[in-house]
Context: one part of a larger RNA
RNA sequence: GGAUGAACGCUGGCGGCGUGCUUAACACAUGCAAGUCGAACGAAGCACUGUAACGGAAACCUCCGGGCGGAAGAUGCAGUGACUGAGUGGCGGACGGGUGAGUAACGCGUGGGUAACCUGCCUUACACAGGGGGAUAACAGUUAGAAAUGGCUGCUAAUACCGCAUAACCCGCCAGUACCACAUGGUACAGACGGAAAAGAAUUAUCGGUGUAAGAUGGACCCGCGUCUGAUUAGCUAGUUGGCAGGGUAACGGCCUACCAAGGCGACGAUCAGUAGCCGGCUUGAGAGAGUGGACGGCCACAUUGGGACUGAGACACGGCCCAAACUCCUACGGGAGGCAGCAGUGGGGAAUAUUGCACAAUGGGGGGAACCCUGAUGCAGCGACGCCGCGUGAGUGAAGAAGUAAUUCGUUAUGUAAAGCUCUAUCAGCAGGGAAGAAAAUGACGGUACCUGACUAAGAAGCCCCGGCUAACUACGUGCCAGCAGCCGCGGUAAUACGUAGGGGGCAAGCGUUAUCC
Numbered sequence: 001g002g003a004u005g006a007a008c009g010c011u012g013g014c015g016g017c018g019u020g021c022u023u024a025a026c027a028c029a030u031g032c033a034a035g036u037c038g039a040a041c042g043a044a045g046c047a048c049u050g051u052a053a054c055g056g057a058a059a060c061c062u063c064c065g066g067g068c069g070g071a072a073g074a075u076g077c078a079g080u081g082a083c084u085g086a087g088u089g090g091c092g093g094a095c096g097g098g099u100g101a102g103u104a105a106c107g108c109g110u111g112g113g114u115a116a117c118c119u120g121c122c123u124u125a126c127a128c129a130g131g132g133g134g135a136u137a138a139c140a141g142u143u144a145g146a147a148a149u150g151g152c153u154g155c156u157a158a159u160a161c162c163g164c165a166u167a168a169c170c171c172g173c174c175a176g177u178a179c180c181a182c183a184u185g186g187u188a189c190a191g192a193c194g195g196a197a198a199a200g201a202a203u204u205a206u207c208g209g210u211g212u213a214a215g216a217u218g219g220a221c222c223c224g225c226g227u228c229u230g231a232u233u234a235g236c237u238a239g240u241u242g243g244c245a246g247g248g249u250a251a252c253g254g255c256c257u258a259c260c261a262a263g264g265c266g267a268c269g270a271u272c273a274g275u276a277g278c279c280g281g282c283u284u285g286a287g288a289g290a291g292u293g294g295a296c297g298g299c300c301a302c303a304u305u306g307g308g309a310c311u312g313a314g315a316c317a318c319g320g321c322c323c324a325a326a327c328u329c330c331u332a333c334g335g336g337a338g339g340c341a342g343c344a345g346u347g348g349g350g351a352a353u354a355u356u357g358c359a360c361a362a363u364g365g366g367g368g369g370a371a372c373c374c375u376g377a378u379g380c381a382g383c384g385a386c387g388c389c390g391c392g393u394g395a396g397u398g399a400a401g402a403a404g405u406a407a408u409u410c411g412u413u414a415u416g417u418a419a420a421g422c423u424c425u426a427u428c429a430g431c432a433g434g435g436a437a438g439a440a441a442a443u444g445a446c447g448g449u450a451c452c453u454g455a456c457u458a459a460g461a462a463g464c465c466c467c468g469g470c471u472a473a474c475u476a477c478g479u480g481c482c483a484g485c486a487g488c489c490g491c492g493g494u495a496a497u498a499c500g501u502a503g504g505g506g507g508c509a510a511g512c513g514u515u516a517u518c519c
Stems, first nucleotide, its partner, number of pairs: 001519004006515005013391006019384002021349001026347003030344003035091003040088002044084002046081007054073001060067002098302003107227008117219002122215007130164001132162002139154006170195003174191001176189005200207002228274003235265003240262004245257003277299004281292004304325005327338004355381001357380003363377001364375004394424004404415004428460001431454004438446001463508005468489003474503005484491002
C1' cells in the first nucleotide's frame, strides 16, 4: 500500500447492487416450512332433483253430515355436485432448505476402469392384459385407560392382497457352435427341462397396467497421482495378510463365517498425537509463491447423543419408526409427549450480526387428465454506511480587502472572493399530476414502485484525522518530568511547531480514524 462476513470511537443527506451469529453442532415459547389425487375405492355428511308409500294445510263446493283438493313436513330409494372432512389405495415426504460437529479418508480434486453393478418418473421399439378367490380399514356395537393409545365381535370396496392360465430374444439349470478379448471371461446363434405378469378409471378426448430390449438421467464400487503439523510419537497389526469353501449384496471384496498358511505396513515416516470439511474460487503479489475456503456453484458428512433396521427405484431417512441416554413438558403416579444445524422469533454466550413482514405475480418443485392445491424453495419488501459504485450539500460575479476572531515590531498581517450584496440554476430530498416493462389470452406480491412532467425555495444535507522527523501541513496562550502524548525515534524539569486550547494549515470525505487478521 491492498484486503475483510469485521468490531470500536466521532460523525452521518440520497440512491443502486450486494451482504449480515466468524462465538454456544448451547437450550428453545409461538406460528408457518410437504403435500396432493373423488378420473383408484367403499361408507358417511351437506345441498339440489326425481320417485314411492305417508301426511293432510290453503282455496273451492255444500242440503252443514260432508265433498273436492292436494301444499308444508317427515321416511325410504335413486340420481346429481368446481361440496366437506376422516379412512383404504397411488405418487411424493431420499428433492428443495440448513449446518460444518465429525472426517487426514478413495472424503475431496484430477485422470481412468466395471469382462463386478443398479436406476422410479421420462423417451423409443416389440408383445400382452384371460379367468377366479379370500380378507381388511372406514362404519356399527362393546370394552380398557386420566390421556396417549388400544382390545374384542360383526359388515363392506378397490388400480390393496393372493392363487390359476398364457408368454418370448426374460430368469435358473444342462450340454453345444462361431467370433472376440484384458486373468476370472464377453457377444451372437440354436436346443431340452423348470419358473415368473397384468388393473382398471372415464366415457369416446384420453389417463393408466404387465413383460422384455435400448436410450437418457441419477447413483454404486475399484484404481493411478495430489491433499496440514509433530520423531521431545519408531515400531504397528489376529479378521490382522493371503488361500479355500460358504453366506450376504445391485455388485467385486475378510464385507461376514468356518478351516488352512504366517503373513501385511514402516525413516520414500507406518502407528500415535494435534489441527482441519475438500474444491471451483477469493485476497495479495510483476511473477514464483504465501494466506484463505464467508457469500455463489460442485462434492462429502451430520440432523439432541449413541445404536438399529423397516418401507421403498432410491434412506439406514432433519420436520418417519424402534431401543438406550441426557434434558424439557403433561399426568388421575399406572403412564405418556418432544427435538429450529428449515423461515421468522426468544433466552444465553459474545466486541459483534436483521422482520415472529408480503406473495405464489415470475422462475422452479410435488400431486392431479385438468381446473387447481401445496411450496419460509423462490420473488420481493423491512432493518444495519457492513462493503462497492454513483450523486448531492450549489454556480457566476463580488475589495469598502466589512465586521468578528487570531497574531503583531501596533505600522499592519492572516482568515479572504471567503461572507454580505447582485445575477442564476434545481441534481437529490419535499409537493402535485401521469404512470410502466417484468405476462404468451387471463393472472403483478413488488407498487401508485421505477420513470416522465409541472410548480416551488439556496433552501433540508460535512465531518473526521493530522500538522517534531519518518510524512503533506506553524503560530499564540496554558502547563512546568506535572497533567499528558507515543507506530518507531522520542517529547514534557518556565520561552514545548511533540501535552491541552485557540487561530491558521494539510489529508481524506458521507465518511474519517483506531484495533484485529492476511499478503
Small-subunit ribosomal RNA, 5' domain from an uncultured bacterium, 519 nucleotides, folded computationally. It matches the Rfam family "Bacterial small subunit ribosomal RNA". Its family is annotated with ribosome and structural constituent of ribosome in the Gene Ontology. Model confidence (mean pLDDT): 83 of 100.